Molecule: Glycine riboswitch aptamer
Organism: uncultured Spirochaeta sp.
RNA sequence: GGACUGAUUCCGAGAGAGAGCGGACCGCGAUAACGCGGCCCCGCCGCCGAAGGUGCAAGGGUGCGAUCCGGCCAGGCGACACCCGAAACUCUCAGGCACAAGGAUCGGAAUCGGGCG
Repeated sequence: GGACUGAUUCCGAGAGAGAGCGGACCGCGAUAACGCGGCCCCGCCGCCGAAGGUGCAAGGGUGCGAUCCGGCCAGGCGACACCCGAAACUCUCAGGCACAAGGAUCGGAAUCGGGCG
C1' cells in the first nucleotide's frame, strides 16, 4: 500500500405470511346492550421463512475383521459401524404475519486486523 480477505459500525436497498377468533383489563361514545381504539395479558385456529438454530449429498477419515483373492508372507477387495461434511435446500424449535421494529443478502464508506507485495 491499489487489489484480496475477516470482524465491527454508519448510510442505502431488502421478501414472505390473518389489521384472525374468543376472553380479561383500560379509554371514549352510550341508560344498558352495543360500537371504536389501546394493551400482547390468557387461550385457540390458520399461515411465513431471509435473525438465530436443526437435518444431510457427493467426498474424506478412522475402526473392525464377515466374505473372497494372495507360492496364504507382505498385502489386496470390501460388507458394516462411527466421525467430519454445503446451501437461499430442509424442519418450523425460536422468530415473524397492517404501520413501526426486525430482516438473510447486496452496494457504498470508515475503523481495527489477516494474508500478500